[in-house]
Context: one part of a larger RNA
Molecule: large-subunit ribosomal RNA, domain IV
Organism: Odoribacter sp. UNK.MGS-12
RNA sequence: UCAUGGUUAAGGAACUAGGCAAAAUGGUCCUGUAACUUCGGGAUAAAGGACGCUCUUUUACAAGAGCCGCAGAUAAUAGGCCCAGGCGACUGUUUACCAAAAACACAUGGCUAUGCUAAUUCGCAAGAAGAUGUAUAUGGCCUGACACCUGCCCGGUGCCGGAAGGUUAAGAGGAGAGCUCAGAGGUAACUCGAAGGUUUGAAUUGAAGCCCCGGUAAACGGCGGCCGUAACUAUAACGGUCCUAAGGUAGCGAAAUUCCUUGUCGGGUAAGUUCCGACCUGCACGAAUGGUGUAACGAUCUGGGUACUGUCUCAACCAUGAGCUCG
Repeated sequence: UCAUGGUUAAGGAACUAGGCAAAAUGGUCCUGUAACUUCGGGAUAAAGGACGCUCUUUUACAAGAGCCGCAGAUAAUAGGCCCAGGCGACUGUUUACCAAAAACACAUGGCUAUGCUAAUUCGCAAGAAGAUGUAUAUGGCCUGACACCUGCCCGGUGCCGGAAGGUUAAGAGGAGAGCUCAGAGGUAACUCGAAGGUUUGAAUUGAAGCCCCGGUAAACGGCGGCCGUAACUAUAACGGUCCUAAGGUAGCGAAAUUCCUUGUCGGGUAAGUUCCGACCUGCACGAAUGGUGUAACGAUCUGGGUACUGUCUCAACCAUGAGCUCG
C1' cells in the first nucleotide's frame, strides 16, 4: 500500500448522479392498527408492552414467592418503516456470459378464416400434424385484469360481394398474302399458274384479373386554413369564406409525449432545472397501433420523510491475509 473484518468523540446524508455501501429493524406472545378498497385486502400496517433461573400450586396455559447479571428472543440464524407519483393489473418469461424492465406472456375483449378428405402447416409423393377434435372447435391478427368508455372518415391501399358494359392470354377460327410447282404463253429473257405441299395470317370467338358498381376502419390508415365580430380592455358563444373522404368527439394534457422551457401559479426547502397539484399557448396526446381511472402486486423508475449509521465533516486505531527480505 492492497484485500477482508472490527471499533469510534461530536455531528448525522453535510457524501454522492443516486443513502451506492454500511448501519439500523428482525423471534414468540399480548395490545393496537389509517387512507384507500375489486370488501378479499391494505396488515407483521404504523405504534407500544412482555421475555432469564430456582421453588410452590397447576394436566397444561398461567399465577405467586425468591435469586443473578451492564444486558434474559443474553450467542448464531430471523422484515427497516412511512408518504406521494409514473409504468405495467396480477403469479410468471427474457438478452446462457455487460440489459430482468415500462419489454414478452397472461386471463379478458374483438376481428377474421374454416361445414370436415375443414381451414392452416410439413412433404416431390405416399402420408402426417390439426384431431381419434367438429364452429362453446381449430388456425391467423390485434388488444391486454377490472371500472367507465371506445367518436367522425370507405377518397387512397387492402379485403369481401357483384356481374351489365370496356379491356384482356393460350386456344378456336381462317378472309387474305408469300414460296414451290404440272402446265400454258413467249425466239429468249421471263410472265401467268390448277391441285397438292409449305410459310404466314385479318375479322370473329375466348376465363380470371384490371377498369367499373357496392360494402367494410377492434382492416392499413386519416381526423384543416384564413378573416371579422360583444357598451373599458381582452376573449369570441356568433358570422363569412376556401379546401376536404372526414376535419380530433369523450377523456387526458409542459406528459416515458412540450421545442421555446428552469413555461406561469401554488405546495414542499433557508435555498428545488428534479418532484407533487393546477393552468392550456397539445412545436408534435387521444380512444383495442386502445383513451381515462384504478385496490392489490413489483430485486421496476421518480420525489419526499423517519429511524439509522465512518457515505461525509476528517480521519484514527485494531485483527487476519497478501505485498517486502531470507530459504